The RNA shown here (Purine riboswitch aptamer) has 101 nucleotides and comes from Kyrpidia spormannii. The RNAcentral record of the sequence draws on Rfam. Its mean pLDDT, the model's own confidence on a scale to 100, is 75. Rfam family: Purine riboswitch aptamer. About the family: Riboswitches are metabolite binding domains within certain messenger RNAs that serve as precision sensors for their corresponding targets. Gene Ontology term of the family: purine nucleobase biosynthetic process. Lineage of the source: Bacteria > Bacillati > Bacillota > Alicyclobacillaceae > Kyrpidia.

């Protein structure tokens, strides 16, 4: 630590689930408001995606944009939920077998 109350921190009741894997969600994604920078290619908001709570970003390579306002394409890297599977290591008691005495 989870669940429910309601006086919001107490009460109650439940588990002993925990490292790590692995499945499902989601595509770490699309839509759009408003600022920035261009030695850059971000920053804030809003909605949609999940029988779903959060999250919605990093970096790198390529392209593109000749100074403008707008990015695209790829590769690689999580977190959150919920399933599933899953442990060593030490102590203690226990019983079963085997051996000496």
């Nucleotide at each position: 630590c989870g669940c429910u109350g309601c006086g919001u921190g107490c009460a109650g009741c439940c588990a002993c689930c925990g490292a790590c894997c692995c499945g499902u969600a989601u595509a770490a994604u699309g839509c759009u408001g408003g600022g920035a920078a261009u030695a850059g290619g971000c920053c804030c908001g809003g909605c949609a995606g999940u029988c779903u709570c959060u999250a919605c970003c990093g970096g790198g390579c390529g392209a593109c944009c000749g100074g403008a306002a707008a990015u695209c394409g790829c590769c690689c890297g999580a977190c959150u939920a919920c399933g599933g599977g899953g442990g060593a290591g030490u102590g203690c008691g226990g019983a079963u077998u085997g051996g000496a005495a």